[in-house]
Context: one part of a larger RNA
């Protein structure tokens, strides 16, 4: 210099009770104000105890602090089905033999790793102060093994089939949602009017499991033959011939909706009661509207022409055939290890900070609107720490 500058977006704060040595900021409560494609829910990443409780309040919080993402202390993460992990393989990696290299080494062939992708399975409810598709409660599905009972060629690291995917586009069945409604159950004005065509709430509920529906797809089926699929094959691909069929039939895919799952759950009385806890518990129906969601990996169209491999199904070979293994269909039992708290457009991540920056996915009420603009708004969050 100066008790100035500054206290980090100009969404916004007021009463009142509480607690306290102290209250603008803490807790309850009434009013008010932001955001609502978000300033809300739900996941990944990444942090890693920051979660809940209790007990301080020196430091940290740009002030105070009784509060805190601070200290100290106790406590919280419960899976066969959610992710991994497993079983496959992409780019790429690593590579046994090999092959180049003065050495280090380098490039690779079998093979072996590699998820951003493919592969079995779970829902509704209720619960603690904190988890919860993981406990409970009810009701379900897979997959190994093991037994029993039919009935029976089974058998792979090989063959083939499938898995299997591209862009734009347009109509169709549907459902989440949504908005109304029969129907329930509350009210009756502290202000001038309100027993009415009045006001205010509620009008909702899986997964599976049965049948297989809109509608999509591909003509089936059988005999014979065969230089092909590096060996076989009855399978696959070639050729021919007969049967039904062609608006079909045959077999495949396929939502929804219906029926049980269906006890519970609610609005809203009652009762205790600071916050909250028990108890009881109505009606739960029709209609419009509608997706960017399912059918749908689907049609129609186009040139640029749009992964692999397992797992799945099916053929055989070496073997084996009374065995063993394979189908069915019931019955036992089994299902390991790792993650799970709690922020995640942020005070907890990346930005030296409680920092106007940055940060992948999903989910998208309501009225106006072509809309995800935009204004207002619900749920649900918040009023930025002078």
């Nucleotide at each position: 210099g100066a008790g100035u500058a500054a206290c980090g977006a100009u969404u916004a704060u007021g009463c009142g009770g509480g607690u306290g040595a102290a209250a603008a900021a803490c807790c309850c409560g009434c009013a008010c104000g932001c955001c609502a494609g978000a300033a809300g829910c739900c996941c990944a990443a990444g942090g890693u105890u920051u979660c809940c409780u209790g007990c301080g309040c020196a430091a940290c919080g740009c002030u105070a602090a009784u509060c805190g993402g601070c200290g100290c202390a106790g406590g919280g993460u419960g899976a066969g089905u959610c992710g991994g992990c497993c079983c496959c393989u992409a780019a790429g990696g690593c590579g046994a033999g090999a092959c180049c290299g003065a050495a280090a080494g380098g490039u690779g062939u079998a093979g072996u790793c590699g998820a951003u992708g493919g592969g079995a399975a779970a829902c509704a409810g209720g619960u603690c102060a904190a988890c919860a598709u993981u406990c409970c409660u009810g009701u379900a599905c897979c997959g190994g093994c093991c037994g029993u009972a039919a009935c029976u060629g089974c058998g792979a690291u090989g063959g083939g089939g499938u898995g299997a995917c591209g862009g734009a586009g347009a109509a169709g069945g549907u459902u989440a949602g949504g908005c109304c409604u029969a129907c329930c159950g509350g009210g009756c004005g502290u202000u001038g009017g309100u027993u009415g065509u009045c006001c205010c709430g509620g009008g909702g509920a899986a997964a599976g499991u049965a049948g297989g529906u809109a509608g999509g797809c591909g003509g089936g089926c059988g005999c014979u033959u065969u230089u092909g699929g590096a060996a076989a094959a009855u399978c696959c691909g070639g050729a021919g011939c007969g049967c039904c069929g062609u608006u079909a039939a045959c077999g495949c895919c396929g939502a929804g909706a219906u029926a049980c799952g269906a006890g519970a759950c609610c609005a809203c009385c009652g009762g205790c009661a600071u916050u909250g806890c028990c108890g009881g518990g109505a009606a739960g129906u029709g209609g419009c509207u509608u997706a960017c969601a399912c059918c749908a990996u689907g049609c129609u169209u186009c040139c640029a022409g749009g992964a692999a491999a397992a797992a799945c199904c099916u053929c055989u070979a070496a073997g084996c055939a009374u065995c063993a293994g394979g189908u069915u269909a019931c019955g036992g039992g089994c299902g390991a290890c790792c993650g799970u708290a709690c922020c995640g457009u942020a005070a907890a991540c990346c930005g030296a900070c409680a920092c106007a920056g940055g940060u992948g996915g999903g989910c998208a009420g309501g009225g106006a609107g072509a809309g995800a603009a935009u204004c207002c708004u619900a749920a649900g969050g918040c009023g930025u720490u002078u």
Model confidence (mean pLDDT): 83 of 100. The part of an RNA shown here (large-subunit ribosomal RNA, domain III) has 386 nucleotides and comes from a Gammaproteobacteria bacterium. The source organism's lineage runs through Bacteria, Pseudomonadati, Pseudomonadota and Gammaproteobacteria. Its Rfam family is "Bacterial large subunit ribosomal RNA". Gene Ontology terms of the family: structural constituent of ribosome and ribosome.